[in-house]
């Protein structure tokens, strides 16, 4: 000094992991202007009955609150994990060759 190639370093895909939002399961959860039931009254009606319907109870709805890391999106000074790839500025290896 040349070839090859392998760290370091990029970059880009994956893949883990953090945060964070939705969604899935459980709950909570509506005087009235969400639903079913409609006690007592209330009102039609000669009468059987019938009619809206308040309390309450029930099913949720906006929405809150637990929980798993199951599903999904997004995000980067998370990783050094895998894979292509770039780069010869740095650290080697292995060949040639020259001195």
């Nucleotide at each position: 000094u040349u070839g090859c190639u392998g760290g370091c370093g990029c970059a880009a895909c994956g893949c883990a992991g953090c945060a964070u939002u939705g969604g899935c399961u459980c709950u909570c959860g509506a005087a009235c202007c969400a639903g079913g039931u409609c006690a007592g009254g209330a009102c039609c009606g000669g009468a059987a009955g019938g009619u809206a319907g308040c309390a309450g109870c029930c099913u949720u709805a906006a929405g809150g609150g637990a929980u798993g890391c199951c599903c999904a999106g997004u995000g980067g000074g998370u990783g050094c994990c895998g894979u292509u790839g770039c780069u010869c500025a740095c650290c080697g290896g292995c060949a040639a060759u020259g001195c």
Overview
This is a predicted structure of a 99-nucleotide RNA (Bacterial small signal recognition particle RNA) from Deinococcus sp. NS-SX14. Its mean pLDDT, the model's own confidence on a scale to 100, is 79. The gene name in the source record is ffs. The source organism's lineage runs through Bacteria, Deinococcota, Deinococcales, Deinococcaceae and Deinococcus. The same sequence occurs in records of 3 taxa.